[in-house]
C1' cells in the first nucleotide's frame, strides 16, 4: 500500500418505540432509548422506494367534492456510483 475483519483495543453513530417540535405529507429536528452497524461517514449522481401541498388531467355532487397522473419533497439504517476515514492478523 492494497485486500480482507479473525480476536481486540481506542472511540463513533443510534433501528423500534414513546415524549416536545417543524410538515400538506412522506419524513426530519430535540430528549429518552439500543434493534443492529467497519463505513449504518458525506454525496440524491443512477436504480428503486415513499408522501402528493402545489399543478395537470377527468368525473359530478359545481363558491366545491371525489378520482387519476405528477418531485420541484423524503429516504445513503434500500442497492450501485463518487469523496473521505479507526484499528488489526495473514
Nucleotide at each position: 500500500u492494497u485486500u480482507u475483519g479473525a480476536a481486540a483495543a481506542a472511540g463513533g453513530a443510534a433501528a423500534a418505540a414513546c415524549u416536545g417540535g417543524u410538515g400538506a405529507a412522506a419524513a426530519c429536528c430535540a430528549g429518552u432509548g439500543a434493534c443492529g452497524c467497519a463505513a449504518a461517514g458525506c454525496u440524491a449522481u443512477g436504480g428503486a422506494u415513499u408522501u402528493a401541498a402545489g399543478g395537470c388531467c377527468a368525473u359530478u355532487u359545481u363558491u366545491a367534492a371525489u378520482g387519476g397522473c405528477u418531485a420541484a419533497g423524503a429516504u445513503u439504517g434500500c442497492c450501485a456510483g463518487g469523496c473521505c476515514g479507526c484499528c488489526a492478523c495473514c

Source information:
A computed fold for a 90-nucleotide RNA from an uncultured Anaerolineae bacterium, annotated as c-di-GMP-I riboswitch aptamer. It matches the Rfam family "c-di-GMP-I riboswitch aptamer". About the family: GEMM was predicted in a large-scale screen for bacterial structured RNA regulatory elements. The sequence was found by an Rfam model in a public genome assembly. The coordinates come from a structure-prediction model, not an experiment, and the mean pLDDT is 86.